Predicted 3D model of a 1395-nucleotide RNA (small-subunit ribosomal RNA) from an uncultured bacterium. Its mean pLDDT, the model's own confidence on a scale to 100, is 84. Rfam family: Bacterial small subunit ribosomal RNA.
[in-house]
């Protein structure tokens, strides 16, 4: 010294990509900004520049001058002389500093290291020496040319400028010799001989001093050459002619092919040559646990450039940023003839861009040039100025102050919460800020003057004087005085920190996922809140995280990813023993690894940042000694690897050749006739000119039935009748023989199914293309009839595949079991062991699981290939190929995040098992056509309104169990009340209304005037109404997608969980699953399960037998009475009524079965195997229905969307649909007589009798608040009638008349009578009920209600069937189990076009 997280799904493991928290910047942009230290500051156009500055300097090297100024002299014009700039000649300097990153992929650079191949002015040090003589030429004069820059000519001159003799220690060359050393050329030293090469002054009275020349040393600095290192592309693989190397030469400080002539034919390259791209490199920065990545700004090293290309030249050093000269683009000046110019020096301007500063001061300092010096000079540098770029540091104040709390906000809102000790206040500080004063140090050289010292020196020390840009700044002191100073980003999750309003897939947000469609903690904004702070964000860019290129540190059976085998060069690794060497390697020691920078330590600015000190570190790389396990080289050996050889054995291994039999077509001849083929069903086709079927012969190609196998051979594609021949291969016994000859393999080469290609032959089947026939909307499929390449052979092409075990080769280790092939051994047909094979289930390990498991996907070791998010795409290009096409192989732009692997649950399947339900068959009645009722749908009409709701099943005779006012929610004309509070309610007081009666306005509510005065009482009062008084206002307006409750469906369907256990990594499974059984998850059996909860079933009603209790309004076996009657007495046996209880349990019997259970016209029973029927409705779905039943959370309305009234509409009417009545007739209508129920209702009520009326009803009237009274049956059953017709069947409409309710029957009731007598003859497609007391049929009653549009609900009884073989098929559902790319779950997903 190593943090993760969020996103693929319903859910879950893994694979994989995105993204996100962090650092980090030459930054930039948006808000925002007090103050100071320290540092940066054109990343773009090496673009273009305007002006100013960046490199001069020396009069102690030279000759000499203008103004000026002294002095002297004048003829007064003026002249001499000294000083003397400028410019000249000379000398050293301009090759150093400064800038920039073009260009270079190179010895450029970095590191080490060599020059026996090198240079070197200014410094040091040492030796040596400095003698004579000469000709120039600038400047200047004098002329002249040109706009100008710039020159030409002629004259006179100096010099430390220039040439020439001498002298020659030393150096150097050449010739001859000695010694010594090395590293190949050869290097040092030495002797002798020839030969070459110097000089110039200056200052000073003077010592002196600055200076010159040669030659040796040395520092500094350069030049050269080598090893190592140093980015992408191989869709750049061959590249070189001075190319490579010799000899000889030129050249150069110097080596070299650098250059040149010969000669020879090299030389680089898969360890990557040549070509493209891109890039100045190093110290070092950033990141980061490191490895490693990425980057090279400011600082220092090196390089290279200096408009843009070349070139030399002076020079000690340039090929020379502010020299030269030649081309060339561009600016500018011209008098058009010609000229000038290069900010990548400092500032500056333009332009470029997102974006980078003052045309500051100063040589004070520290460097640098020149001088002896003074001193010049220096946009090097030091300071100042902009700019929060950035890092550090400080400030915007501290402490105290509350149950009282101002305003926002937010709330469960008479009050609570929070901003908040926050603020007011009070104390108390004074950094910053402002005034006033004080202020060191950067200064010490130089240089003058003075002193001392001693080693006497260009020495060393002191003293004084002189020098400050910054700046009167930093810093101190004093004064005043909270005084003068907080933003900014967030606030769904990741991620710290939530409320309210607005807005309504609008406007927005958004880094990922992803929010916004009316309650948005994710958009705006408020109030809080977090979070960082002179800052904050937001963008780029980089690392990180990412173990996602993985050396540390990954993968490849299905998630990307093993190459189709094999053979095999380089190349990579290699068995067992012994010497040796020391090349990897490890250790000691030396060199180097610059400074700055980094770490730790200490110091200095008040701290920090910043700077200063010595250390360490710089994993290096070079040299030197050493060590010898491993690895390598070299040797000697072995024999367990790996090969050969004897024997022995096996195979559809391969290659030619020869032969066979069935089928198939076809061809002859024959028998023989009306069809064959073919389909799901056909129908092209063939067939009377004789087919299909048979018989016999002939012939053609092409496959090889049985055996055959889960089985054998081959590397791999792939190999089948028999039989010959030749190849070649495994395996196995023994032995024997070589002696690691082994693995592996990048390019290389060879094989290499099928389809195709070429050339030729062949040609029976069968059969792309193609006909035609079906299918179908279509049907260029699939199904059928034909049928051409092909398919068979030879020869050569192609190289590809889901070439698959989706699983590269080799070796070695590591439980078991069962099969089967080849050998071996044992007398063997058994059994068991051995080696080698195909192969099945498993241990342990592995694996995301599935799975694999000595054939590993284990546990190692080599070697190869090959992957890195989906798609784009195996595409494009570019090379390849006779074609087809093959190998190879990308981006770009996208997806705003997936893609994908295994696996689980579920839902689904025109998957399979098994089972059920009026599901379907079977029977039966109906709908669907008529008329009419009743409900709805669209549209339409209404002046308006035609209120709302319900919409597949599961809306539509549904909310309606009662629309004419009323209801009533619409409409409307109109009106009336309402915030000075309406209708309505609750509570207090008062009043006496109120209610009825006149009058009168009006539709009416409302309102006015008069008269009157109810009802209950416990006598207190109350009902009722007015009027005060506070008090709730209200709203059927909106959200059933904000809600409660309620309901509806799935479905009374058998299912749906749970605990704990156990198994899975997890999603989960198990239990719930098997085998029986059952209406049933009902039981039983069997089990890693054991249990148990919701449901089922049973406990509840009613109903079917009994029994006990009980007897009035019910009964009557007894008496008694009557036309007749429970009418009466008596009774309470019987019915019957309602109560409590029994009674059915597969409990006996038989057979079946382990058993639950089933079977059985069985016994017994009223009833039998759940007796009927009710009531009950599991976890859940379906944003299912309802804010108009009722509540209720937000929203809207407030003289109105509230409230009251008059009227209208909810009832319209060409349609369509749905439930339903009525019929269409004779099993029937009418007529007429006769009989039998249950349930249930009745006092503003049923209502008997009784008159009246044809009736609907009236008028009378008893009984009854009801087992008492009243409603009351119909089909039936008996007689008649109608005789098959639009009827004596149907009754629709429609006239007339009434009845009865109600305040009122026009819109808009029913009923009753007369008369009218419509459709309509049994209903296409299709479609509903219903399995026994049911279906069909017949009445009866109830609620709702004045009345009624009810043929509709709910309920009662009467009468009373028919059918089920069966589970193939529609529908639904229930378990198991398979497939899945679906999960809003098949009404799913998706896929092509189009817009």
């Nucleotide at each position: 010294u190593u943090a993760g997280a969020g996103u693929u799904u319903g859910a879950u493991c893994c694979u994989g990509g995105c993204u996100c928290a962090g650092g980090a910047u030459g930054a930039a942009c948006g808000c925002u900004a007090g103050c100071g230290g320290c540092a940066g500051g054109c990343c773009u156009a090496a673009u273009a520049c305007a002006u100013g500055c960046a490199a001069g300097u020396c009069g102690a090297a030279c000759g000499g001058u203008a103004a000026a100024u002294g002095u002297c002299c004048u003829u007064c014009g003026g002249g001499a002389c000294a000083u003397g700039a400028g410019a000249g000649u000379g000398g050293c300097g301009c090759a150093c500093g400064g800038g920039u990153g073009c260009g270079u992929a190179a010895c450029g650079c970095g590191u080490a290291u060599g020059c026996a191949a090198c240079c070197a002015g200014c410094c040091c040090c040492c030796g040596a020496c400095c003698g004579g003589g000469g000709c120039a030429u600038a400047g200047c004069c004098g002329g002249u040319g040109g706009a100008a820059a710039c020159g030409c000519c002629g004259g006179a001159u100096a010099a430390u400028a220039c040439c020439c003799c001498a002298u020659g220690g030393c150096u150097c060359c050449c010739c001859a010799g000695g010694a010594g050393g090395g590293c190949a050329u050869c290097c040092u030293u030495u002797u002798g001989g020839g030969g070459a090469u110097a000089a110039g002054g200056a200052a000073g009275c003077g010592a002196u001093u600055c200076g010159g020349u040669c030659g040796g040393g040395g520092a500094c600095g350069g030049g050269c050459a080598u090893g190592c290192g140093u980015c992408c592309c191989a869709u750049u693989a061959g590249c070189u002619g001075g190319u490579a190397g010799g000899c000889g030469g030129g050249g150069u400080g110097a080596c070299g092919g650098c250059c040149c002539a010969c000669c020879u034919a090299g030389g680089c390259a898969u360890c990557g040559a040549u070509g493209g791209g891109u890039a100045g490199g190093g110290g070092a920065u950033c990141u980061g646990a490191g490895a490693g990545g990425a980057c090279g700004g400011u600082c220092c090293c090196c390089c290279a450039c200096a408009c843009u290309g070349g070139u030399a030249c002076u020079g000690a050093g340039a090929c020379a940023c502010g020299g030269a000269c030649c081309a060339g683009a561009c600016u500018c000046c011209u008098a058009c003839g010609g000229g000038a110019g290069g900010c990548a020096g400092c500032a500056g301007u333009a332009a470029g861009g997102g974006a980078u500063a003052u045309u500051g001061g100063g040589c004070a300092a520290u460097g640098g040039g020149g001088g002896g010096a003074a001193c010049c000079c220096u946009g090097a540098c030091c300071c100042a100025g902009c700019c929060a770029u950035g890092c550090c540091g400080c400030g915007u104040g501290a402490g105290g102050g509350a149950a009282u709390g101002a305003g926002g906000c937010c709330c469960u809102a008479c009050g609570g919460g929070u901003c908040g000790u926050g603020a007011a206040c009070c104390u108390c500080u004074u950094u910053u800020g402002c005034c006033u004063g004080g202020g060191g140090a950067u200064a010490a050289c130089c240089u003058g003057c003075c002193c001392c010292g001693c080693g006497g020196g260009a020495c060393g020390g002191g003293g004084c004087a002189c020098u400050g840009c910054a700046g009167g700044u930093a810093c101190c002191a004093g004064g005043c005085g909270a005084a003068u100073a907080a933003g900014c980003a967030u606030c769904g999750g990741c991620u710290a920190a939530c409320u309210c309003c607005g807005u309504g897939c609008c406007a927005g947000c958004a880094g990922c996922c992803g929010c916004g469609g009316u309650a948005a903690u994710a958009c705006g904004g408020a109030g809080g809140a977090u979070g960082c702070g002179a800052g904050c964000g937001u963008u780029a860019u980089c690392c990180g995280g990412a173990u996602u290129c993985a050396u540390u540190g990954g993968g490849u059976u299905u998630a990307a990813a093993g190459g189709g085998u094999g053979c095999g060069c380089a190349g990579g690794c290699g068995g067992c023993g012994g010497g040796u060497u020391a090349a990897g390697u490890c250790a000691g020691c030396g060199g180097u690894g610059a400074a700055a920078g980094g770490c730790a330590g200490g110091g200095g600015c008040c701290c920090a940042a910043c700077c200063c000190c010595g250390g360490c570190a710089g994993u290096g790389c070079c040299g030197u000694u050493g060590a010898u396990a491993c690895u390598g080289g070299c040797u000697c050996g072995c024999u367990g690897g790996a090969a050969u050889g004897c024997g022995g054995u096996c195979g559809a291994g391969g290659c030619g050749g020869g032969c066979g039999g069935a089928a198939u077509g076809u061809g002859g001849c024959g028998u023989g006739u009306a069809g064959c083929g073919g389909u799901g069903a056909a129908a092209u086709g063939c067939a009377u000119a004789g087919a299909u079927a048979u018989g016999c012969c002939a012939c053609a190609g092409a496959a090889c039935u049985c055996c055959g196998a889960u089985a054998g051979c081959g590397a791999a594609g792939g190999c089948a009748g028999c039989u010959c021949g030749c190849c070649a291969g495994g395996c196995c016994u023994g032995c024997a023989u070589u002696g690691a000859c082994g693995c592996u393999c990048a390019g290389g080469c060879a094989c290499g199914a099928a389809a195709g290609c070429g050339u030729g032959g062949g040609g029976a089947u069968c059969g792309a293309a193609c006909a035609g026939g079906a299918u179908u909307a279509g049907a260029u499929a699939c199904c059928c009839u034909g049928g051409u390449a092909g398919u068979c052979c030879a020869c050569g092409c192609c190289g590809u595949a889901a070439a698959c075990g989706a699983u590269g080769g080799a070796c070695g280790c590591u439980c078991g079991u069962c099969g089967u092939c080849g050998g071996c051994g044992g007398c063997a047909c058994a059994c068991g062991g051995c080696c080698g094979g195909c192969g099945g289930c498993c241990a342990a390990g592995c694996g995301a699981a599935a799975g694999u498991g000595a054939u590993a996907a284990g546990c190692g070791u080599c070697c190869c290939a090959c992957c890195u998010g989906g798609g784009g795409a195996g595409u494009a290009c570019g090379g390849u190929g006779c074609a087809a096409g093959g190998g190879u192989g990308a981006a770009a732009a996208u997806c705003a995040a997936a893609a994908g692997g295994a696996a689980u649950u579920g839902a689904u399947g025109g998957g399979g098992g098994c089972c059920c339900g009026c599901a379907c068959a079977a029977a039966c009645g109906g709908u669907g056509g008529a008329g009419c009722a009743u409900g709805u749908g669209a549209g339409u009409u209404u002046a308006a309104a035609u209120u709302c709701g319900a919409u597949a099943a599961g809306a539509c005779g549904c909310g309606a169990g009662g629309a004419a006012c009323c209801u009533u929610a619409c409409c409307u004309c109109g009106g009336g009340c309402u915030a000075a509070g309406a209708a309505c309610g609750a509570u207090g007081g008062g009043g006496g209304g109120c209610g009825g009666g006149c009058g009168a306005g009006g539709a009416g509510a409302c309102g006015c005037g008069c008269c009157u005065u109810u009802c209950c009482u416990u006598c207190g009062g109350g009902a009722c109404u007015c009027c005060c008084a506070g008090c709730g206002a209200g709203g059927u307006g909106c959200u059933g997608c904000a809600u409660g409750g309620u309901u509806g469906u799935c479905g009374u369907c058998a299912g749906c969980u749970c605990g704990u256990g156990c198994c899975g990594u997890g999603a989960g499974g198990u239990g719930u699953c098997g085998g029986g059984u059952c209406a049933a998850g009902u039981c039983c059996c069997a089990u890693a399960a054991c249990g148990a909860g919701c449901g089922c079933a049973a406990c509840c009603c009613c109903u079917g037998c009994g029994u006990c209790c009980a007897g009035u309004u019910g009964c009557c076996a007894c008496c008694g009475g009557u036309c007749a009657g429970g009418c009466c007495g008596g009774g309470c046996a019987c019915u019957c009524u309602g109560g409590a209880c029994g009674g059915a349990c597969u409990g006996c019997c038989c057979g079946c079965g382990c058993a639950a259970g089933c079977g059985g016209a069985g016994a017994g029973g009223a009833a039998g195997g759940c007796g009927g029927g009710g009531a009950u409705g599991a976890c859940g779905u379906c944003a299912a229905a309802u804010c108009a039943g009722c509540a209720c959370g937000g929203c809207c309305c407030u003289u109105a969307c509230g409230u009251c009234c008059g009227g209208g509409g909810c009832g319209a009417c060409a349609c369509a649909c749905g439930u339903g009545c009525u019929a269409c007739a004779a099993u029937g209508g009418c007529c007429g007589g006769c009989a039998c129920a249950g349930a249930g209702g009745g006092c503003a009520g049923c209502c008997a009798c009784g008159c009246g009326g044809c009736g609907a009803c009236g008028c009378g009237g008893a009984g009854c608040g009801a087992a008492u009274c009243c409603c009351g049956a119909a089909a039936g059953c008996c007689g008649g009638u109608c005789u098959c017709a639009g009827u004596c069947c149907g009754g629709a409409u429609c006239g007339g008349a009434g009845u009865c309710u109600g305040c009122a029957a026009c819109c808009c009731g029913a009923c009753u009578c007369c008369g009218u007598g419509a459709a309509g003859c049994u209903g296409g497609a299709a479609u509903c009920g219903c399995u026994a007391g049911u279906a069909a049929u017949c009445g009866c009653g109830c609620a709702u209600c004045a009345g009624c549009c009810a043929u509709g609900g709910c309920g009662c009884g009467g009468u009373g069937a028919a059918u089920a073989c069966g589970u193939u098929c529609c529908c639904g559902g229930g378990c198991c189990u398979u497939g899945c790319a679906c999960a809003c779950a098949c009404c799913g997903c998706c896929c092509g076009u189009c817009a």